[in-house]
RNA sequence: CGGAAGCUUUUAGCGCUGGUUCCUGACAGAUACAGGAAGACGAGGAGAAGGUUGUCGAGACGUCAGCGGAUGCCUUCCGGCCUGCCCGGCCGAAAGAUACGGUGAAAGCGGGGAAGAGAUUCUCCGGACAAAGCCGGAUUCGGGGCGGAAA
Repeated sequence: CGGAAGCUUUUAGCGCUGGUUCCUGACAGAUACAGGAAGACGAGGAGAAGGUUGUCGAGACGUCAGCGGAUGCCUUCCGGCCUGCCCGGCCGAAAGAUACGGUGAAAGCGGGGAAGAGAUUCUCCGGACAAAGCCGGAUUCGGGGCGGAAA
C1' cells in the first nucleotide's frame, strides 16, 4: 500500500431528562418507593471564525419545563455581482430586490395490522390542508470616487 472477515459508528428541527404529566406494581385504596411511558408535526436550511434564548408554517396547543447540539441571524474575513482599484450596496459557489403565477408536507382525521398488563409504541391504506423556499416570465436596481483609449 492492497485485500478479506468481524465489530463500532452513521442521526441536525436533532439528541437527552431524578422537573412535570401519564401507566403499572397484574386484585382494596392513598402516599412513598420501584419499574415503565410521554416529552416537536413536517418543510427548508452549511464559504470560515467569533457572538447570539436561532428559520418557516400545520385541522398539533403539554409542541409544558430544563440541558446539549444546530445549517438561522449579527460582526469580521473570504468570495460573487455592481468597472480595474478604493468606498459603498445586495448576496453565498444555484452568490440583487419586488409583487404575481406555478410548485409544494407530515402529524392530526377515517379505516386496518403488529407489540405491550397498561400508559403507549411501530406500521399499512385512504383522502385533505401550509408557510418559508424553489421555478417561471415580468418589473425594477446595478451607486460614488480615482484611473483608463475602452472594458
A computed fold for a 151-nucleotide RNA, annotated as glmS glucosamine-6-phosphate activated ribozyme aptamer.
Of the family's consensus pairs, 90% are formed in the model.
It matches the Rfam family "glmS glucosamine-6-phosphate activated ribozyme aptamer". By type it is a riboswitch. About the family: This entry contains a glucosamine-6-phosphate activated ribozyme that is found in the mRNA for GlmS. GlmS is an enzyme that uses fructose-6-phosphate and glutamine to generate glucosamine-6-phosphate. The ribozyme catalyses self cleavage of the glmS mRNA that is thought to regulate GlmS activity.